This is a predicted structure of a 72-nucleotide RNA (transfer RNA) from Candidatus Woesebacteria bacterium GW2011_GWB1_33_22.

RNA sequence: GUCCUCGUAGUUCAACGGAUAGAACAAGGGUUUCCUAAACCCUAGAUUUCAGUUCGAUUCUGAACGGGGACA
Numbered sequence: 001g002u003c004c005u006c007g008u009a010g011u012u013c014a015a016c017g018g019a020u021a022g023a024a025c026a027a028g029g030g031u032u033u034c035c036u037a038a039a040c041c042c043u044a045g046a047u048u049u050c051a052g053u054u055c056g057a058u059u060c061u062g063a064a065c066g067g068g069g070a071c072a
Stems, first nucleotide, its partner, number of pairs: 001071007010025004018055001027043005048064005
């Protein structure tokens, strides 16, 4: 340099083009306990960026950025 693939919560993963983007773990708070742990309840937290298509985009298209891989 060319090509392929991936990019969603702190982490690991979901989400026919259509409802308020969901779950587990982690974090914070509460109940319980002499204290801690465990258990139970509650809370907050994310679509890499910019355009395009569409009534409607996490999803489809293009470019950029970033991770991984193949070739040279």
The sequence was found in a public genome assembly.